Large-subunit ribosomal RNA, domain V from a wastewater metagenome, 538 nucleotides, folded computationally. The full RNA is in RNAcentral, with records from SILVA. Its Rfam family is "Bacterial large subunit ribosomal RNA".

[in-house]
Context: one part of a larger RNA
C1' cells in the first nucleotide's frame, strides 16, 4: 500500500412519512352564536271536517200599533201638500175668532212606543246522534284533534357567507376623486414614500355693459379720513399648484345664455368612460351699436355602470277589430352599490379533534448577505489625576476590524435540514483566566495597575431552578472568552417548549382563546459508501 474481518456512528443536507408548525385556496369538514336565509316544533287567527233542538241579548228590514203640551186660541196645533165638504143618529169641518202657522176628510214624511215575522252576530242551557264500552257510573263534547292559509317564535335542524392589499400572517392602516413633491427640463411613471384636501357652495358668488384700484409703508390731522408711494405681496366661496391690473379683482345698472335642436374636428385612452370644441338652425339677454359678448362660475375635486322600480310628457307599437293592459322614446327620481368597473335581495365566528391540495412564490430553527444594534480596537485629548493630557482614567467627536447579541432581508431547504438544557466525546481561534518572558508605573518592599510577546499544558466540587444565565457555599495557580448547523438525539436523556385528557385565573353571549399557570403525556432505523480505530494475510 492492497484485500478481508471486527468495531464506531462524524458525513453521504443518510432511510422512513408529497411537513402535522406557517401561509395560500373565491378548498373541505365539524362546532358556536343576538351572522344571513330557510326550517321541524310551538303559539295565535281564519276556513274546512261541523250536525239537531230550545232559550236569552244585540242588530237589519217590513207590517201593524203608539206618540208630539212656549204664549194666544173653548184646546196637547209634529211637518208639508190638496181641500169645501165629510158623515147621514148625535155630530165634525168651513165661516167668525186667536195665532208665526188652523183644525173635517185624503195623501206623503219626521219623531216616539209595543208586538209579530225576518237578516246577521254574540252567548247560554239541555238532551240526542256519531264514536267508545261486556255492562254500569262519571267526566268531556261539536270544543278538541286533523288539514289548509296567514302571522309570530325558533341553532331544533339545514344550506351558506365571513373578501383584498400587506417587506410572512395577524393587530393597526388603506381602498374612489383633486393638488404638490418624489419624477431624472414633452408626456407617462412605483412604494404601508413625504405633505394636504373633496363627497360641495352660489338665483348671485351666473350673463352683458360701464366705472374704479388693492395689500402694505410713510406723513398730516385725530381714531375717521386725506396725501404720497405702491408690478402683485391683496383679492378671485373652498386644499394646493398654475394664472389674472383700465382684469379673471371691487362697485353700479339691466337681466336669465345655469337656453332648445344638430355637431366638423381634436385631446385622452386596452375597453367602457372622460375632456375641449369652431360652425349651422330656433328663440333671447346686454349694449349707443345688426361692433361684439353670452351654451353657468379663473382652471384643475364635489362622484357611481347595468338591471329593477316610480313620476311626467309624446303625431310611437297595440297579438281578429275598437279600447285597455303592457312596451318604446324624451325628461327625471331612488344606491357611504365608499371593498367607490358596483360577484348577492341578504351574510359572523371557532378548531390544540381537525382534513386535503400546494408553497421554500411565505414565517418559526439553522445556514447565507448586511452590520443599524452589539463586541474589540486606533486617532484626537476637554476634564480628572495637589502641579502634569497620555502611571492610570477619559467626555464630545473621527475611523478600522469582528461576525459570538438583538435585528433587517427572505437567497438554498415545507415529496421534512428534529428544536432548549443536561450527559458523553471532543477539536480549533486568541481578543490569555492560570503557569512563562519583558516595558512603563503616581513601582520603597510585599501586593498591585497597565501594555507587549506567548495557545505547550491546565482551567473544581456542591445547594436552588427544566434552565443556559444567575445567586449562594467550599476550596483553587486559575475556575478564560468564543467558533465548530447557538459542535455533538442513524451517540444517550426528554426536565422545558410544542398535539390529543383535565383544572385555575383572565377574556369571550358562545364554540373557544392566552411568550399566563398547573398535573399527565409512544424519541424508530439489522451500517451500502466515505471517514476513523483495531486485527490478520500478502
Nucleotide at each position: 500500500u492492497u484485500u478481508a474481518c471486527u468495531a464506531u456512528a462524524a458525513g453521504a443536507c443518510g432511510g422512513a412519512a408529497a411537513g402535522a408548525c406557517c401561509c395560500u385556496a373565491u378548498g373541505c369538514a365539524c362546532c358556536u352564536u343576538u351572522a344571513c336565509u330557510a326550517u321541524a316544533u310551538c303559539u295565535a287567527u281564519a276556513a274546512a271536517u261541523u250536525g239537531u233542538a230550545a232559550g236569552a241579548u244585540u242588530u237589519u228590514a217590513a207590517a201593524u200599533u203608539u206618540u208630539g203640551u212656549g204664549u194666544a186660541g173653548u184646546a196637547u196645533a209634529a211637518a208639508c201638500g190638496g181641500g169645501a165638504g165629510c158623515a147621514a143618529u148625535u155630530g165634525c169641518a168651513u165661516g167668525a175668532a186667536u195665532g208665526a202657522a188652523a183644525u173635517a176628510c185624503c195623501g206623503u214624511u219626521c219623531u216616539u212606543u209595543a208586538u209579530u215575522u225576518u237578516u246577521a252576530a254574540u252567548u247560554u242551557u239541555u238532551a240526542c246522534u256519531u264514536a267508545a264500552u261486556u255492562g254500569u257510573u262519571a267526566a268531556a263534547a261539536a270544543c278538541a284533534g286533523u288539514u289548509u292559509a296567514u302571522a309570530g317564535u325558533u341553532g331544533u335542524u339545514a344550506g351558506u357567507u365571513u373578501g383584498a392589499c400587506u417587506g410572512g400572517g395577524g393587530c393597526g392602516g388603506u381602498g374612489u376623486u383633486c393638488u404638490c413633491u418624489u419624477a431624472a427640463a414633452c408626456a407617462u411613471u412605483a412604494a404601508c414614500a413625504g405633505a394636504g384636501a373633496a363627497g360641495u357652495g352660489c338665483a348671485a358668488a351666473g350673463g352683458c355693459a360701464a366705472a374704479u384700484c388693492c395689500a402694505g409703508a410713510u406723513a398730516u390731522u385725530a381714531u375717521a379720513a386725506u396725501a404720497u408711494u405702491g408690478a402683485u405681496g391683496c383679492g378671485c366661496g373652498u386644499a394646493a399648484u398654475a394664472g389674472c391690473a383700465g382684469a379673471u379683482a371691487u362697485u353700479u345698472g339691466c337681466u336669465u345664455g345655469a337656453u332648445u335642436g344638430u355637431u366638423a374636428g381634436a385631446u385622452u385612452a386596452a375597453c367602457a368612460a372622460a375632456u375641449c370644441g369652431a360652425a349651422c338652425a330656433a328663440g333671447g339677454a346686454u349694449u349707443a351699436a345688426u361692433c361684439g359678448u353670452c351654451u353657468g362660475c379663473u382652471a384643475u375635486a364635489g362622484u357611481g355602470a347595468u338591471c329593477u322600480g316610480g313620476u311626467a310628457u309624446u303625431u310611437c307599437u297595440u297579438u281578429g277589430u275598437g279600447g285597455a293592459a303592457a312596451g318604446a322614446a324624451u325628461a327625471u327620481c331612488a344606491c357611504u352599490u365608499a371593498a367607490c368597473g358596483a360577484a348577492u335581495a341578504a351574510c359572523a365566528g371557532g378548531u390544540a379533534c381537525g382534513c386535503u391540495a400546494g408553497g421554500g412564490a411565505u414565517a418559526a430553527c439553522a445556514g447565507g448577505c448586511u452590520u443599524a444594534u452589539g463586541g474589540u480596537u486606533u486617532c484626537u485629548g476637554a476634564u480628572a489625576g495637589u502641579u502634569c493630557a497620555u502611571a492610570u482614567a477619559g467626555a464630545c467627536g473621527a475611523g478600522a476590524c469582528c461576525g459570538u447579541u438583538u435585528g433587517g432581508c427572505a437567497c438554498c431547504u415545507c415529496g421534512a435540514u428534529g428544536u432548549c438544557g443536561g450527559c458523553u466525546u471532543a477539536u480549533c481561534a486568541c481578543a490569555u483566566c492560570c503557569u512563562g518572558c519583558a516595558g512603563c508605573u503616581g513601582u520603597a518592599g510585599u501586593u498591585g495597575g497597565u501594555u507587549g510577546c506567548a495557545a505547550g499544558g491546565g482551567u473544581u466540587c456542591g445547594g436552588c431552578u427544566g434552565u443556559u444565565c444567575g445567586c449562594c457555599g467550599a476550596a483553587u495557580a486559575a475556575a478564560g472568552u468564543g467558533g465548530u448547523a447557538c459542535a455533538u438525539g442513524a451517540g444517550c436523556u426528554g426536565g422545558g417548549u410544542u398535539u390529543a385528557g383535565a383544572a385555575c385565573g383572565u377574556c369571550g353571549u358562545g364554540a373557544g382563546a392566552c411568550a399566563g399557570u398547573u398535573c399527565g403525556g409512544u424519541c424508530c432505523c439489522u451500517a451500502u459508501c466515505u471517514g476513523u480505530a483495531g486485527u490478520a494475510a500478502a